[in-house]
Parts: sequence; C1' cells; structure tokens
RNA sequence: GGCAGAGUAGGAAAUUUCGGGUUAAGUGCUUCACAAACGGGGAGUUGUUGUGAGGACGAAAACGCGCUCGCGUUGCCGUGAUUUUUCCGCAUCCCGCUGCG
Repeated sequence: GGCAGAGUAGGAAAUUUCGGGUUAAGUGCUUCACAAACGGGGAGUUGUUGUGAGGACGAAAACGCGCUCGCGUUGCCGUGAUUUUUCCGCAUCCCGCUGCG
C1' cells in the first nucleotide's frame, strides 16, 4: 500500500412508570439570528440538535360526586420526563485501531 471489519453522539419504533394540558400549553410545519455536538485524533457542511424572536395552521370531551372552590372515572393530545428491547447510525475528508493475505 490492498481487502474486510469494529466502535460514538444521536435518531426511529415498541414498551414501563410518573406527570402536563383539555380555560390549549405542548407537539407538528415554517422564517431569521445565535449557539452546541458530530466513531480514538484532526478538520467539518447546504445535514443534526438546542435557545431566542416571529409567521401560517390546529386538537374531544363524556359521565358520576359535589354544586363556591373542586374531586374521581373513562377518553382525547403528532403531550413532557423516564425504563427496557429492537433497528438504523462517524454527511464528508485525512490519520489511527482489529483481522486476512
């Protein structure tokens, strides 16, 4: 030098538990600004994530107790955190690691 392979952050689906909203926050879409992270090392995007300020859209309540305030049950929300499992997985470039000959 050649061929093959491993490993991260993270993402998706299902799942456990505890919550939030149902007086609409959150989620999803989108514009701008800023920031962060991106296999062991270096670089790093038009990709990813977060924060802030905007824009467009938009959801489901019912029953019982009580009848001031509320409470409970069953639902609903592309709802938050969390547990476990499975799958995917360095944008890309250079070097490195393991195996083979």
THF (Tetrahydrofolate) riboswitch aptamer, 101 nucleotides, folded computationally. Of the family's consensus pairs, 82% are formed in the model.